Source information
Two RNAs folded together computationally: RNase P RNA and transfer RNA, 463 nucleotides in total. It holds a member of the Rfam family "Bacterial RNase P class A". Rfam links the family to the GO terms ribonuclease P activity, tRNA processing and dimeric ribonuclease P complex. Rfam describes the family as follows. Ribonuclease P (RNase P) is a ubiquitous endoribonuclease, found in archaea, bacteria and eukarya as well as chloroplasts and mitochondria. Rfam classes the family as a ribozyme.
RNA sequence: CCACCGGACCAGGUGAUCGCCGGCGGUGAGGUCCCGUCUCGGCGGGGUCGACAGUCCGCGGGAGGAAAGUCCGAGCUCCGCAGGGCAGGGUGCCGGGUAACGCCCGGUGGGGGUGACCCCGAGGAAAGUGCCACAGAGAGCAGACCGCCGGGGCUGCGGCCCCGGCAAGGGUGAAAGGGUGCGGUAAGAGCGCACCGGGGCCCCGGCGACGGGGCUCGCACGGCAAACCCCACCCGGAGCAAGACCGAGCAGGGAGCGGGCGGCCCGUCCGAUGCUCCCGGGUAGCGUCGCUCGAGGCGGUCGGCAACGGCCGUCGUAGAUGAAUGAUCACCACCCGGCGGGGGGCGACCCCCGUCGGGCACAGAACUCGGCUUACGGUGCGAUGGGACA
RNA sequence: CGGCGCAAAGGCUUGAUGGGAAGCCGCCUGUUUCGGGAACAGGAGAGUGCGGGUUCGACUCCCGCGGCGCCGA
Numbered sequence: 001c002c003a004c005c006g007g008a009c010c011a012g013g014u015g016a017u018c019g020c021c022g023g024c025g026g027u028g029a030g031g032u033c034c035c036g037u038c039u040c041g042g043c044g045g046g047g048u049c050g051a052c053a054g055u056c057c058g059c060g061g062g063a064g065g066a067a068a069g070u071c072c073g074a075g076c077u078c079c080g081c082a083g084g085g086c087a088g089g090g091u092g093c094c095g096g097g098u099a100a101c102g103c104c105c106g107g108u109g110g111g112g113g114u115g116a117c118c119c120c121g122a123g124g125a126a127a128g129u130g131c132c133a134c135a136g137a138g139a140g141c142a143g144a145c146c147g148c149c150g151g152g153g154c155u156g157c158g159g160c161c162c163c164g165g166c167a168a169g170g171g172u173g174a175a176a177g178g179g180u181g182c183g184g185u186a187a188g189a190g191c192g193c194a195c196c197g198g199g200g201c202c203c204c205g206g207c208g209a210c211g212g213g214g215c216u217c218g219c220a221c222g223g224c225a226a227a228c229c230c231c232a233c234c235c236g237g238a239g240c241a242a243g244a245c246c247g248a249g250c251a252g253g254g255a256g257c258g259g260g261c262g263g264c265c266c267g268u269c270c271g272a273u274g275c276u277c278c279c280g281g282g283u284a285g286c287g288u289c290g291c292u293c294g295a296g297g298c299g300g301u302c303g304g305c306a307a308c309g310g311c312c313g314u315c316g317u318a319g320a321u322g323a324a325u326g327a328u329c330a331c332c333a334c335c336c337g338g339c340g341g342g343g344g345g346c347g348a349c350c351c352c353c354g355u356c357g358g359g360c361a362c363a364g365a366a367c368u369c370g371g372c373u374u375a376c377g378g379u380g381c382g383a384u385g386g387g388a389c390a
Numbered sequence: 391c392g393g394c395g396c397a398a399a400g401g402c403u404u405g406a407u408g409g410g411a412a413g414c415c416g417c418c419u420g421u422u423u424c425g426g427g428a429a430c431a432g433g434a435g436a437g438u439g440c441g442g443g444u445u446c447g448a449c450u451c452c453c454g455c456g457g458c459g460c461c462g463a
Stems, first nucleotide, its partner, number of pairs: 001386003005382002008379003012332007020062002023059004030049008064362001068373002071371005076239004083266004088235005093107005108122001109120004123230002128228002130224003145170002147166008178196006197219001198217008243289003246285001252279006258270003296315008334359011391462006400415004409446001417433005439455005
């Protein structure tokens, strides 16, 4: 220098002018439109907004790392409580963290990469059911097409047929009932042996997943559970358009006896001036609350490998409802490219300064948090693999 | 803002329990006809919205994106 990996940080700054949203304070000033005065300014008259001042003046505040997707988990609110079972859904190595999680941290096992490092939906296939197309002789307590070997027969001497043994080699397939090698045999075969793999038992280490060792068994147990299913654990439903209040408006009628419970049952609670359903009528406001201080941010210290937790100190940080947080200009900062100058290095190259041009991403809170995923510009740090004095 | 659903040839749709991507209309060519239509014969046209994963194998099962549509005070 190139490529790659890991984790961290930033998301432009300052000034001027013109605007937007909400908060606090002040003021009754004023804003805006029209007419007249030749025009601007000013003045006069009129309309309209303006007392909760939504106008005006002043002060201080005003998006994100993802505000996004709405994929998980919660808070909060309502359904009276949120109880038991079935059904349904979700999660799935072990230990820990957390309010909780499908998230995070640390391990185990497996896989990928030369490596730094990364990935795993990773329970159960000797509980059962199902599937394994095509090809192939045979696809699940399998099988003999080619082939190998022995015996017999025939022969035109190339071979063919019958009986028996075998599964090494070939072939099919994603997969053919352990693999490699030696021995053995007519040829072969866990038939025997060694190593590897696998099953069972025991011992040791570890909280555990699991790891190590010994003995034993010639091998029984093919794959698929992101197929049904089994096992363990978790889950009541809806969502701030939840829900509460104020205001405005209308026209009632019919059916039912149960309803709250969401699919069912049980239990439980409420119930006749009640409740549910259907048809019809009306309204939906510059309305109020919920609405932002919450598992909060930052710093220090202690415990812990870490995620995180304890204690102490400190900070106040958007609340809109057609929805504000912006626009223009100047300078600076950052990145890229060209040109010029200077410096360092043996060198490939690097650094600094000046100047010109270009760029500065993804994207906009809507009840609030914790995560995940997706989109996206840049900086600096650490590690790995190469290049090699050009 | 919240909740829910859909997609396969140009159009509309089958696609069981994962193994052949199919059907109708439309389109093209030919025959027939003076010409057109109809009829008959033949043919083309997709890789299932996109990207991953599970599996021997994916329209189908799982995950993540993008698109379109519906409902709710």